[in-house]
The RNA shown here (transfer RNA) has 74 nucleotides and comes from a Verrucomicrobiaceae bacterium.

RNA sequence: CGUAGGGUAGCUCAGUCCGGUAGAUCGUCGCGCUCAUUCCGCGAAGGCCGUUGGUUCGAAUCCAACCCCUGCAA
Numbered sequence: 001c002g003u004a005g006g007g008u009a010g011c012u013c014a015g016u017c018c019g020g021u022a023g024a025u026c027g028u029c030g031c032g033c034u035c036a037u038u039c040c041g042c043g044a045a046g047g048c049c050g051u052u053g054g055u056u057c058g059a060a061u062c063c064a065a066c067c068c069c070u071g072c073a074a
Stems, first nucleotide, its partner, number of pairs: 002072006010026001012024002020057001028044005050066005
């Protein structure tokens, strides 16, 4: 240099195909339960989706460039 996949909450991931209010598990915090803790139940906080631009009434989603990570080939 070539090629494929990936970047979304503190972690692990879904959502992209088919554009229309951004979700789940674990974790954290609060409350309940309990003599107490674990467990369990309820609730909350936490992400403008790698960056910039374009298309569109509207973009995590489509298009382009760039940055980073992983694999393959050379």

Its Rfam family is "tRNA". Gene Ontology term of the family: triplet codon-amino acid adaptor activity. The family's RNA type in Rfam is transfer RNA.